[in-house]
Context: one part of a larger RNA
Molecule: small-subunit ribosomal RNA, central domain
Organism: Warburgia ugandensis
RNA sequence: UUGGGCAUAAAGCAUCUAUAGGUGGCUUUUCAAGUCUACCGUCAAAUCUCAGUGCUUAAUCCUGGACAAGCGGUGGAAACUACCAAGAAGGAGUACAGUAGGGGCAGAGGGAAUUUUUGGUGGAUUAGUGAACUGCGUAGGGAUUAGAAAGAACACCAACAACAAAAGCACUCUAUUGCCCCAUUGCUAACACUGAGACACAAAAGCUAGGGGAGUGAAUGAGAUUAGAUAUGGCAGUAGUCCUAGCUGUAAGUGAUGGAUACUAGUUGUUGUGUGUAUUGACCCAUGCAGUGCUAUAGUUAACAUGUUAAGUAUCCUGCCUGGGGAGUGCGUUCACAAGUAUGAAAAUU
Numbered sequence: 001u002u003g004g005g006c007a008u009a010a011a012g013c014a015u016c017u018a019u020a021g022g023u024g025g026c027u028u029u030u031c032a033a034g035u036c037u038a039c040c041g042u043c044a045a046a047u048c049u050c051a052g053u054g055c056u057u058a059a060u061c062c063u064g065g066a067c068a069a070g071c072g073g074u075g076g077a078a079a080c081u082a083c084c085a086a087g088a089a090g091g092a093g094u095a096c097a098g099u100a101g102g103g104g105c106a107g108a109g110g111g112a113a114u115u116u117u118u119g120g121u122g123g124a125u126u127a128g129u130g131a132a133c134u135g136c137g138u139a140g141g142g143a144u145u146a147g148a149a150a151g152a153a154c155a156c157c158a159a160c161a162a163c164a165a166a167a168g169c170a171c172u173c174u175a176u177u178g179c180c181c182c183a184u185u186g187c188u189a190a191c192a193c194u195g196a197g198a199c200a201c202a203a204a205a206g207c208u209a210g211g212g213g214a215g216u217g218a219a220u221g222a223g224a225u226u227a228g229a230u231a232u233g234g235c236a237g238u239a240g241u242c243c244u245a246g247c248u249g250u251a252a253g254u255g256a257u258g259g260a261u262a263c264u265a266g267u268u269g270u271u272g273u274g275u276g277u278a279u280u281g282a283c284c285c286a287u288g289c290a291g292u293g294c295u296a297u298a299g300u301u302a303a304c305a306u307g308u309u310a311a312g313u314a315u316c317c318u319g320c321c322u323g324g325g326g327a328g329u330g331c332g333u334u335c336a337c338a339a340g341u342a343u344g345a346a347a348a349u350u
Base pairs, nucleotide, nucleotide: 004321005320006319008303012318015200017198021194022193023192026087027086028085033081034080035077036076037075038074039073040072041071042070049065050064051063052062091191092188093187094186095185098181101179103177104176106174107173108172109171110154114150115149116148117147118146119145120144121143126135163168206247207246208245209244210243211242215241216240220236221235224232258317259316260315261314262313263312266295268293269292270291271290272289273288274287275286276285299306300305323350324349332343333342335340
C1' cells in the first nucleotide's frame, strides 16, 4: 500500500524471440464512444449537518430544510483519445553498392611442448623442499642424441582492440551460414515499443550410453609439518577434464545498473566507415555516423560515485522489494534417471 523505491542499504528475471494485453510519430476530415457542459429524474427511513419546538437543563425525542458522489435521460461543445476517410515521408522495413570481424556449424591440415616407448653415448644419482621424507635409479636412471606413438591445448601477433542476445568466441585453410555498420538514390507507408503466460538458448560441476585417456587431478594412499593436521606444501593417483548422442537448467550468469525513444557543456584515445581540404601518392588537418575507453561541467546522489555508453531531464511497457532471523526451510504441487530445480509459507524468537 491512492505512498516510496530497486549499482553498493530489501529489490532488474542469466539472455533472447514472441502471443494476449498495455502504450504509440506528422497533416486534414468524419463521428460523438470516452471527455466537458446545461437541465430533468432517481439516490427509502433512520444517521450526519443547519434552523427551531418540547421534557426545569443536558443527553435524548420531535418538526422542517439542506447536503450528496453515483446511475439514467434530453439538449449542446469538438481541443485531446478512440473511430471513419484521405495524404505526406522523418520512426520501422526493404532493394541497389561496399567494408570489417577469435559470430555459428562441418571437414581437412600443421608445428612447438609434454609423457611413454625403441636404439646409441655414458656411469651415479635424480626429483623435491623452509628443511626433509616418501618416490626414481647399477635389472643402467637423470643428462644427451636418433627414431616411433598418443592425447590435450594452440606461444609470439594480442590491444583499455574485434564479434556475439547472453552463455561465449583465437594455430592455418576450405565449404556453408547468421548479423552489425557506413554511403547512395529508389520503394512500402506507422507496418512501431514493451511483453504476463509460452518457446528457444544457456559456463562449470553432475548424470546415462559408447569411445578416449598425454598432462592435470576431487576421492584415496603412504611420507612430512604439527600438541593434533581429515587442512597447507611434497610424492603417487581413481572419477572427471576430451569426443559422439542425450539429460540437467543452475552461478558473485556482474556493469551487482530491464528494454525502447527524445533532449542536455567539453577535452582526449581507439575500432569500422564516409565527406571536405591537401598532395605525385599515402599520411596530416577539419568534420559526420555507428561502436568501445579515460577524464570532466551542469544536474543527480546518504556517501562512494555517476556524468550523451547517466545513476541527469521526461514518456511508455515489464519484472521485483517492504526489519532481522526462522528460510530459500516445512507442507503441497511442477519438472528431472538421479542429484536436485521451480513455486514458496507460518509459529515460537528478536